This is a predicted structure of a 72-nucleotide RNA (transfer RNA) from a Minisyncoccales bacterium.

Order: sequence, then C1' cells, then structure tokens
RNA sequence: GGGCACUUGGCGCAGUGGCAGCGCGUCUGACUUACAUUCAGAAGGUCGCAGGUUCAAAUCCUGCAGUGCCCA
Repeated sequence: GGGCACUUGGCGCAGUGGCAGCGCGUCUGACUUACAUUCAGAAGGUCGCAGGUUCAAAUCCUGCAGUGCCCA
C1' cells in the first nucleotide's frame, strides 16, 4: 500500500427499513440471625463519527476513525 470482517448498556451478544432488546453484572425490596441461592422490581444506550437515500435508518449508500485477520 491492497483485500475482507467487525464497532449496539459495565462485559458478552441479538436485532437486515417501522417501540432498541437478551444473558451476565449493578442497585432496591422480599426471604435469612447473616451471607449465598431464589423471587419481584429498577437504573443504565447521542446503536464509533460525519454526510446521503427514505414518510421513516442501529439496519441501505458514501467518507472518516478504531480493532482483528490475510496479502504485498
């Protein structure tokens, strides 16, 4: 320098045009002498950044950035 893949909550991921979700974790409550387990509830996201298409974009297109792999 070239090619491919990925970027969504604290962590791991799902979501392929129409309400942004799951598991773990965190917090609160119940239970317990207490802790753990279990049960109930809650908080937590400018969907990497910018632009475009569309009535509508996490999703499609373009550019940039970061990470990984391959080639040179």

It matches the Rfam family "tRNA". It is annotated as a transfer RNA.
The source organism's lineage runs through Bacteria, Bacillati, Minisyncoccota, Minisyncoccia and Minisyncoccales.
Its mean pLDDT, the model's own confidence on a scale to 100, is 83.